The prediction has a mean pLDDT of 85. Small-subunit ribosomal RNA, 5' domain from an uncultured bacterium, 518 nucleotides, folded computationally. The full RNA is in RNAcentral, with records from ENA and SILVA.
Context: one part of a larger RNA
């Protein structure tokens, strides 16, 4: 160190967790939303009608699954194949550009049309889905006015383009249906703004000369076409240029920074976690929609593999979260929840989120804490310790005495993270909005953390190592054997080197060993 392998293993805390197979994927979930655009209406309630009754039929309520239509699916998440490159870094430039949602700012929102999902009706097909007829709606689609906009130095010509409503229900007014006024959400067009983007340019980026020449859309011009925009970007003429020992071309290798590891430093080494930026989404290709894509859970082709099939045919894409095989030395749960943050819808209430927020697993790495604390010598016993046989050592180490209770166990209370939206309510302005203030509602993690009592040393120590570098020695066993060895070197009968024991330095929930960097 994103590590592995032995032994070993009391706590909780913070953080990492497929470095191999960009290998194949069962099965769940991961990007849906708006009934305050729109047509419809299954279904349940009530009432009222016919019927003995089942039922049917009507009116009022509810308003589900599909539809059309809007925004969103281009964010977020994963991976690291290709890339050596304007990809990345920096520093600049665009008089050569777009920017949906947001704020401001000015104008306007007039008046028509035809159609299509959907429902129904009646085919095809095993699916998958697929074609015909009948109807209808819209903020879906199309003209028509008007605003303007575009060439332009400027005017004057010229030439082209907008729109949509809907709902609260405070006032009016009507029998009513609705109509007006006020608000709420939108809608057109301009015009700056704020964001994100596009593009160009200098200078920096890794080996190899055992890789010396390299280019024909190449290099420039001219006009056209094309883009949001400059450009051989594409095309047609013309010229013959253009890069290259300051390394061109080929070959290899690689995602880049920020940062990260070590170092006194210069420097090496790296780019896992987290942020920027790129690329990629079975391999390879290609447009469509769109503001914005050549689009991870869109679309078409062609390839390889898989699965369905009633042999015509047709379905799929985990480098989103879990998991599963496979490989490997090696890496975790098919967990909870939208309570907070953040994101889309949607006036809102809300909905949807594998982002995210938590909790599982793993000594993987960090830092803590703890396995007790004082007092005790008869210096007890007991050592396959050692010995001069007196003793010496393990050693205050143990027993014993008294203390303490961190963790552990039990038993009791127990959170912040939550204040917003919303809803009642006072108050500001005439009322709506819109603002301020009270008050209520909301926790996954969780009975968690934390505090509080209880008993009681009670639940907790291991690993390598002791020739010399390098802290630590002594008996026994082998006898160049059996071994060790990180270098010197160690073992052929008294081996502090091998295997053991007793002993001792060491380091400590770890220790060692491999690997890899400095």
């Nucleotide at each position: 160190c994103g590590a592995a392998c032995g032994c070993u293993g009391g706590c909780g805390g913070c953080g990492c967790g497929c470095u191999u197979a960009a290998c194949a994927c069962a099965u769940g979930c991961a990007a849906g939303u708006c009934g305050a655009g729109c047509g419809g209406g299954a279904u349940u309630g009530u009432c009222c009608c016919a019927g003995c009754a089942a039922u049917g039929g009507g009116a009022c309520a509810u308003g589900a699954g599909a539809g059309c239509g809007g925004c969103g699916c281009a964010c977020g998440g994963g991976u690291g194949a290709g890339u050596a490159a304007c990809g990345c870094g920096u520093a600049c430039a665009c008089g050569a550009c777009c920017u949906a949602c947001c704020u401001c700012u000015a104008a306007c929102a007039g008046g028509g049309g035809g159609a299509u999902a959907g429902c129904c009706c009646g085919g095809g097909g095993a699916a998958a889905c697929u074609g015909g007829g009948a109807u209808u709606a819209a903020u879906a689609c199309c003209g028509c006015a008007u605003a303007u906009a575009a060439u332009u130095c400027u005017g004057a010509a010229u030439u082209u383009a907008a729109a949509a409503g809907u709902u609260u229900g405070g006032a009016a007014u009507g029998a009513a249906a609705g109509u007006u006024c006020a608000g709420g959400c939108g809608g057109u067009u301009a015009g700056a703004g704020a964001u994100g983007g596009g593009u160009g340019u200098g200078c920096g980026u890794c080996u190899g000369a055992u890789u010396a020449g390299c280019u024909a859309g190449u290099u420039g011009g001219u006009a056209a076409g094309g883009u949001a925009a400059c450009g051989g970007c594409u095309u047609a003429c013309c010229a013959a240029g253009g890069c290259g020992a300051u390394g061109a071309u080929c070959a290899g290798u690689a995602g880049g920074g920020g940062g990260c590891g070590u170092g006194a430093g210069a420097g090496c080494g790296u780019g896992g976690a987290c942020c920027c930026c790129c690329a990629c989404a079975c391999g390879g290709g290609u447009a469509c929609u769109g503001a914005g894509a050549c689009a991870c859970g869109g679309a078409c082709c062609c390839g390889a593999c898989u699965c369905c099939u009633a042999c015509g045919g047709g379905a799929g894409g985990c480098a989103g979260c879990a998991g599963u095989a496979a490989g490997g030395a090696a890496u975790a749960u098919u967990g909870g929840a939208c309570a907070a943050u953040g994101g889309c819808c949607g006036c809102a209430a809300g909905g949807c989120u594998g982002a995210u927020c938590c909790a599982g697993c793993c000594a993987u790495c960090c830092a803590g804490c703890g396995u007790g604390c004082a007092g005790g010598a008869a210096g007890a016993a007991g050592g396959c310790c050692c010995u001069a046989u007196g003793g010496g050592u393990u050693g205050u180490a143990a027993a014993c005495u008294g203390c303490u209770u961190u963790u552990g166990u039990c038993a009791g209370g127990g959170a912040a993270u939550a204040a917003a939206c919303c809803u009642c309510u006072g108050g500001a302005u005439u009322u709506a909005c819109u603002c301020c203030g009270g008050a209520g509602c909301u926790g996954a993690a969780g009975g968690u953390a934390c505090c509080u009592g209880a008993a009681g040393a009670a639940u907790a120590a291991g690993c390598a190592c002791c020739g010399g570098c390098u802290a630590a020695c002594u008996c026994c066993g082998u006898g160049c054997c059996a071994g060790c060895a990180g270098c010197c070197g160690c073992g052929g009968u008294a081996a502090u080197a091998c295997g053991a024991a007793g002993g001792g330095g060491g380091c400590u929930a770890g220790c060692g060993u491999u690997g890899u960097u400095c």